[in-house]
């Protein structure tokens, strides 16, 4: 300095040119059972949270491209 693969909720991660971007943790809110109770556990039901950044191509980009930063492997 070169190549080559990644970056989606707090994390772990599925996925796609037109979805309301899924899911498991996570956190908050009730129920229920356990306890004298209050904390606090299992269960079960709701709610919150996310497509690295910019620029391009399209009617329509998280998805293609190009640049970039960060990250891991690899040459030298």
């Nucleotide at each position: 300095u070169c190549c080559g693969c990644a970056a989606u909720a707090g994390u772990u991660u599925a996925g796609u040119g037109g979805c309301u971007a899924g899911a498991a943790u996570u956190u908050c809110c009730g129920c229920c059972u356990g306890u004298c109770a209050g904390a606090c556990a299992c269960g079960c039901g709701g709610g919150a949270g996310a497509c690295c950044g910019g620029a391009g191509u399209u009617c329509a980009a998280u998805u293609c491209u190009c640049c970039g930063u960060u990250g891991c492997g690899g040459a030298g």
Annotation:
Predicted 3D model of a 76-nucleotide RNA (transfer RNA) from Yarrowia sp. C11. The source organism's lineage runs through Eukaryota, Opisthokonta, Dikarya, Dipodascales and Yarrowia. It matches the Rfam family "tRNA". Rfam links the family to the GO term triplet codon-amino acid adaptor activity. It is annotated as a transfer RNA. Its mean pLDDT, the model's own confidence on a scale to 100, is 80.